Context: one part of a larger RNA
Molecule: large-subunit ribosomal RNA, domain I
Organism: Bacteroidales bacterium
């Protein structure tokens, strides 16, 4: 020194576990905020650095329920306490809630500094305590310029607003890479991104729709029509409807005419005109005239609230004995229950220990749904002279953009700019334009439900994951560290069934070792299960 072979170190892989993730389901919930959020800052305990958890009443006060034999959080350890006159602890209600944060009395380098009025305390003009003091919008009153009525302005009260929020929504901006086997129309993609806004959902939504010689009847969301009809440097791609089937299902409300009243305004005056309120009245159109009815059918509107559901919790069957073994729940032997033989714990595989589980029961409080009732709303038919029936609108031109549709034969819709009608003998559409024909009434508005989404809550489930996995984050993780910031971002589990976590002696300054003790084990000794493999090390055997 090579090559075995034993026996150690080191070292951490693999096994075995899970507290912790993941994904889906079901229910239920879906908004918080000036009555000061969300989200910190500081502080609070006998001894308290951290995390919880509370806020000068500060690991907490009041009440009102449930529980029972203890209790003073994680977290041990002393003290000192509480506590069957019911504590701790759950659960509902409330009280307190410093300071920053929309932060709103000014100011600021957030978590601090500083003011003014009033009122208290006080000898006090000093300190202190309370309470008011921001902008903005609407309403209403009192004031008030330049400038005579007046307007602007201003003051005061009274009511809103603003910030946050995971995703779904709407609405305005709005890319590239990509594909097109380059690239420019085109894709992608109306996406990603940005801002506005709102809700438990948003949106749309009761036909100026569609159809097709039949007829249908608001939206919406699925399934079919169907990758069809179209669309396209007819490339790559891009893609309907209508009609069936289904989920739900609901329609109202105005403006006008007419009619009353009050005001102002023209007119000598009859009497016209605006305006505001109040009836009427909305496409089976109304007004108007006539006729008949006062009730039934029902309502998205208010009240009350029967009943059920939530937040605490409660009952809840049935097994012993014997060997082994540290330990029985495993194994022998013999029994029971079962509407409970899901499941988890317990010193190894338990229906019968031990929490549960089937199957029952509970609410002073506060919440959710909300029958029944009560109140309010709520007419029909005939007639057609006359009246109304949404104007800088439709529509047309240019230009643009949405429509499955890229200017196209290109209608439809929508903006922008110019032009600009009818007026019910009227007007929109029915894919260029024209008849003829069918269809609807546009230039106000509200609308549940069927959809979409889960940031938080129960409740449950896996041919998900098992510490390099599975969230980044199973351990005090968005923490340590980086970085001027924006942002970036870690590692890091397992003693034992119980700590019974090693008393006391030996060596040592200490570590750290040797007995001794505990235990089934200690090569289970806190650097701890299990402990491969690289490297190292001792003993030996061979070989040179």
């Nucleotide at each position: 020194a090579g090559c075995g072979u034993a026996a150690g170190g080191u070292g951490a892989a693999u096994g075995c576990c899970u507290u912790g993730g993941c994904a889906c389901u079901g229910a239920g919930a879906g908004c918080c905020g000036a009555a000061g959020a969300a989200g910190g800052a500081c502080g609070u305990g006998a001894u308290u650095a951290c995390c919880u958890g509370c806020g000068a009443u500060a690991a907490g006060c009041c009440g009102c329920g449930g529980u029972u034999a203890g209790a003073u959080g994680g977290a041990a350890a002393u003290a000192a306490u509480c506590u069957u006159u019911g504590a701790c602890c759950c659960g509902c209600g409330g009280a307190u809630u410093u300071c920053c944060g929309a932060a709103u009395g000014g100011g600021g380098c957030a978590a601090c500094c500083c003011c003014u009025a009033c009122g208290g305390u006080g000898a006090a003009g000093a300190a202190c305590c309370g309470u008011a003091g921001a902008u903005c919008c609407g309403u209403a009153a009192c004031u008030g310029a330049a400038u005579a009525c007046a307007u602007a302005g201003g003051u005061u009260a009274c009511g809103g607003a603003a910030g946050g929020g995971a995703a779904c929504c709407u609405c305005c901006c709005g890319a590239a890479c990509u594909g097109a086997a380059a690239c420019a129309u085109c894709u992608a993609a109306g996406u990603a991104g940005g801002g506005a806004g709102a809700g438990g959902a948003a949106a749309a939504g009761a036909a100026a729709u569609c159809a097709a010689a039949c007829g249908a009847g608001a939206u919406u969301c699925c399934g079919a029509g169907a990758g069809u009809a179209g669309u396209g440097g007819c490339g790559a791609g891009c893609g309907a409807a209508a009609u069936c089937g289904g989920a739900g299902g609901a329609g109202g409300c105005u403006a006008a005419a007419c009619c009353a009243u009050a005001u102002u305004c023209a007119g000598a005056a009859a009497u016209g005109a605006a305006u505001a309120u109040g009836g009427g009245g909305u496409a089976u159109g109304g007004a108007c005239a006539g006729a008949c009815a006062a009730a039934a059918c029902g309502c998205a509107c208010g009240g009350c609230g029967a009943a059920g559901c939530g937040u605490a919790g409660c009952c809840g069957a049935a097994c012993g004995a014997c060997a082994u073994g540290g330990g029985a729940a495993g194994g022998u032997c013999g029994a029971u229950c079962a509407g409970a033989g899901a499941g988890a714990g317990u010193g190894a595989g338990a229906a019968u220990c031990u929490c549960g589980u089937a199957g029952g029961c509970g609410a002073a409080a506060c919440g959710c749904u909300g029958a029944a009732c009560c109140g309010g709303c709520a007419g029909u038919c005939u007639g057609u002279a006359u009246c109304c029936g949404g104007a800088g609108u439709a529509u047309c031109u240019a230009c643009a953009g949405a429509c499955a549709c890229g200017a196209g034969g290109a209608a439809u819709c929508u903006g922008u700019a110019g032009a600009g009608a009818a007026g019910g003998a009227a007007g929109g559409g029915g894919g260029c334009c024209c008849a003829c024909c069918c269809u609807c009434u546009a230039a106000g508005c509200c609308u549940a439900a069927a959809u979409a989404c889960u940031a938080a809550u129960c409740a449950g489930u896996g041919a998900c994951c098992g510490a390099u996995a599975g969230u980044g984050a199973a351990g005090c993780a968005g923490u340590a560290c980086u970085g001027u910031g924006a942002a970036g971002g870690a590692a890091a589990g397992g003693u034992g069934a119980a700590a019974a976590g090693a008393a006391c002696c030996c060596c040592u300054g200490g570590c750290g070792g040797g007995g001794a003790g505990u235990g089934a084990a200690a090569u289970a000794g806190a650097a701890c299960c299990u402990g491969a493999a690289a490297c190292c090390u001792u003993a030996u055997g061979u070989u040179u």